[in-house]
Context: one part of a larger RNA
Molecule: small-subunit ribosomal RNA, 3' major domain
Organism: metagenome
RNA sequence: UGACGGGGGCCCGCACAAGCGGUGGAGUAUGUGGUUUAAUUCGAUGCAACGCGAAGAACCUUACCGAGGUUUGAAAUGCAGUGGAAAGCUCUGGGAAACCAGUGCCCCCUUCGGGCCGCUGUACAGGUGCUGCAUGGCUGUCGUCAGCUCGUGUCGUGAGAUGUUGGGUUAAGUCCCGCAACGAGCGCAACCCCUAUUCUUAGUUGCCAUCAGGUAAUGCUGGGAACUCUAAGAAGACUGCCGGUUUUAAACCGGAGGAAGGUGGGGAUGACGUCAAGUCCUCAUGGCCUUUAUAUCUCGGGCUACACACGUACUACAAUGGCCGGUACAGCGGGUUGCAAUACCGCGGGGUGGAGCCAAUCCCAAAAAACCGGUCUCAGUUCGAAUUGGAGUCUGCAACUCGACUCCAUGAAGUAGGAAUCGCUAGUAAUCGCGGAUCAGCAUGCCGCGGUGAAUACGUUCCCGGGCCUUGUACA
Numbered sequence: 001u002g003a004c005g006g007g008g009g010c011c012c013g014c015a016c017a018a019g020c021g022g023u024g025g026a027g028u029a030u031g032u033g034g035u036u037u038a039a040u041u042c043g044a045u046g047c048a049a050c051g052c053g054a055a056g057a058a059c060c061u062u063a064c065c066g067a068g069g070u071u072u073g074a075a076a077u078g079c080a081g082u083g084g085a086a087a088g089c090u091c092u093g094g095g096a097a098a099c100c101a102g103u104g105c106c107c108c109c110u111u112c113g114g115g116c117c118g119c120u121g122u123a124c125a126g127g128u129g130c131u132g133c134a135u136g137g138c139u140g141u142c143g144u145c146a147g148c149u150c151g152u153g154u155c156g157u158g159a160g161a162u163g164u165u166g167g168g169u170u171a172a173g174u175c176c177c178g179c180a181a182c183g184a185g186c187g188c189a190a191c192c193c194c195u196a197u198u199c200u201u202a203g204u205u206g207c208c209a210u211c212a213g214g215u216a217a218u219g220c221u222g223g224g225a226a227c228u229c230u231a232a233g234a235a236g237a238c239u240g241c242c243g244g245u246u247u248u249a250a251a252c253c254g255g256a257g258g259a260a261g262g263u264g265g266g267g268a269u270g271a272c273g274u275c276a277a278g279u280c281c282u283c284a285u286g287g288c289c290u291u292u293a294u295a296u297c298u299c300g301g302g303c304u305a306c307a308c309a310c311g312u313a314c315u316a317c318a319a320u321g322g323c324c325g326g327u328a329c330a331g332c333g334g335g336u337u338g339c340a341a342u343a344c345c346g347c348g349g350g351g352u353g354g355a356g357c358c359a360a361u362c363c364c365a366a367a368a369a370a371c372c373g374g375u376c377u378c379a380g381u382u383c384g385a386a387u388u389g390g391a392g393u394c395u396g397c398a399a400c401u402c403g404a405c406u407c408c409a410u411g412a413a414g415u416a417g418g419a420a421u422c423g424c425u426a427g428u429a430a431u432c433g434c435g436g437a438u439c440a441g442c443a444u445g446c447c448g449c450g451g452u453g454a455a456u457a458c459g460u461u462c463c464c465g466g467g468c469c470u471u472g473u474a475c476a
Stems, first nucleotide, its partner, number of pairs: 001476002003473003007470007015460002019424005026315008034306002042053002064301007073124001077123008088105002091102004108115002126290002129288003135284002137279003140275001142273001147186006153162003166177003192267004197235007207224002211222003238261001241255005317417001321376006333364003338357002343352003383414001388409007430452007
């Protein structure tokens, strides 16, 4: 100087407390451990691994296993020699295919150097092989915590100290005052984006107040530029104003005005460093290893196994509910290998068909919870949906291992969950649906969107994590 303390002081955070809803019990989905296996590819392992890499394993993917092939190779650049058209396509035989053997068609272009292709040889290729403890890059974490440093000066023999401590204050090393310090840098804040209000401009594909026309109905039409909205610009919030408190400071409390008030709400943004944290399987790369195999092609299997254990979710156990009928109201998005309307067929999944749309124009598209009416009457039920049987639909070369969905039948556990444990402070939790990426097909996952919309916070003694000062130490 640090680090640590079941030392002290001050302070903060959904850290506790106060509340609301969960997990832990059930069934299923998914990941992991374990076990099994020819193989169940590999990595991730307290927080910070475990719906993680994987934004989607039937083949492919695929790295694993079995079997069958290839060896200058599936793809790259040369060199030497050699042949020609080669390649391609057709057919035959073998084969699971890859491929092997044969056959026919074609028998090229040229600036005459060659181009192009095959074969032989040789340099080499190739490797998701090892090492993340050789590395780059990227990422997680402490933590969006308020810290981390430097120059000069001063102090100290020196390591170092000071500044950065102290008194206030703040979300903040934020600002003020003081001070052997004076300044500065990286962080904080601001600058950026979205959102909340208004104005200006613009007015189609969006809008419809006024006027006119028209319809069973609809901005449908003429028209309008008000409103909504769209998207560009601007204004607005700065403790600016008033009062109080404080040290006349910084600031805090209250108030006015205002759409918004003290960082308005949200996002992007992650200092010096820590964990030899993670990744050699994104990529790049040193070294090592391999080279008729650890390379490469193909078919089939596996990654989907199942006495069990754990994590994360979904669905429930019901009446604030289930079922049936009727009636409303969104936003973000996506669409030409695509989205697909009206219509018709089918109980349905879906099929036939194809208007319109490269989309503020057309389509996906039905929002659902809600509301109104009816029914069920507390039961393992008209709760709950697992499981199983049958029949189908769709995608795809192909749904046996191993897809999703539909219909009929079946109707398991489950009556609110032990110890323990998680999230959340407001348009939040809870609850309800919708969209998108990946994608032929496949979503209870992920990323977004809107609808309905709470309760509670006395307080900081305690648990956890963190910041500053101080103290002890046989630790570095």